[in-house]
Context: one part of a larger RNA
Molecule: large-subunit ribosomal RNA, domain VI
Organism: Navicula avium
RNA sequence: UAAAAAAGUUAAAAAGAGUAAACCUUAGUACGAGAGGACCGGGAAAAGUGAAUCCCUUGUGUAUCGAUUGUUACACCCUUGUCAUCGUCGAGUAGCUACAUUCGUAAUAAAUAAUCGCUGAAAGCAUUUAAGUGAGAAAUUGACUUUGAGACAGACUUUUGAAGCAAUGUGAAAGAUGAUCACAUUGAUAGACUUUGAGUGAAAGAAUUGUAAAAUUUUUAGCGUAAAAGUACUAAAUGCGAAAUU
Numbered sequence: 001u002a003a004a005a006a007a008g009u010u011a012a013a014a015a016g017a018g019u020a021a022a023c024c025u026u027a028g029u030a031c032g033a034g035a036g037g038a039c040c041g042g043g044a045a046a047a048g049u050g051a052a053u054c055c056c057u058u059g060u061g062u063a064u065c066g067a068u069u070g071u072u073a074c075a076c077c078c079u080u081g082u083c084a085u086c087g088u089c090g091a092g093u094a095g096c097u098a099c100a101u102u103c104g105u106a107a108u109a110a111a112u113a114a115u116c117g118c119u120g121a122a123a124g125c126a127u128u129u130a131a132g133u134g135a136g137a138a139a140u141u142g143a144c145u146u147u148g149a150g151a152c153a154g155a156c157u158u159u160u161g162a163a164g165c166a167a168u169g170u171g172a173a174a175g176a177u178g179a180u181c182a183c184a185u186u187g188a189u190a191g192a193c194u195u196u197g198a199g200u201g202a203a204a205g206a207a208u209u210g211u212a213a214a215a216u217u218u219u220u221a222g223c224g225u226a227a228a229a230g231u232a233c234u235a236a237a238u239g240c241g242a243a244a245u246u
Stems, first nucleotide, its partner, number of pairs: 001244001004160006013147004019047001023043003031036001048105006057098001059096002064091005069084002072081002109141002115135004164240003168184005189235003192231005199223002205218005
């Protein structure tokens, strides 16, 4: 002099948003000789535009499943693997996404501009003005949404008096990197495993039938990425911290 930490707030200020036209009714009313034809007020939908989200619908989905051509390897058949734009094709979870869904674009106010007044003299009249007093716009201010104490030696409130902070590690609702968020054995943070679910669509082997290609049964089978639950099996070690500057 400007004196620890955490959490939560206020708002000086900043940014955003703000749309237009048609339809029904008022009403074939006011107005107008007729032809024509309203303001104001009320109602309901669509368009444009903005934000959020992925339950539904769509697309993608190169670590999912299946079909299939050529080729090559496992000695051969079968079954599998490699390469050919993911070889090609049919589907498709999570995530992302719009063509999808939801919501907003609302209501109201203040002071005014042009303009229109009331009262009213100077100027016995007249005059919106000289004193006084009103109406009046998607512009302005506020209202609405978001940010916001770097608004400075840092505002306000509450709690604590080694509280906490950082580093390290496991990670994702986060992410270029920092950061943010979850967790670190008093633990479900990630992997693995088990179960389930989404998906694909009926595995291999065997048996039967058929000369055979194949078919049928076992078999809603087998496989199963990103999803859910469970289970410690694997992986989750230390420093700073009551100042400091001149």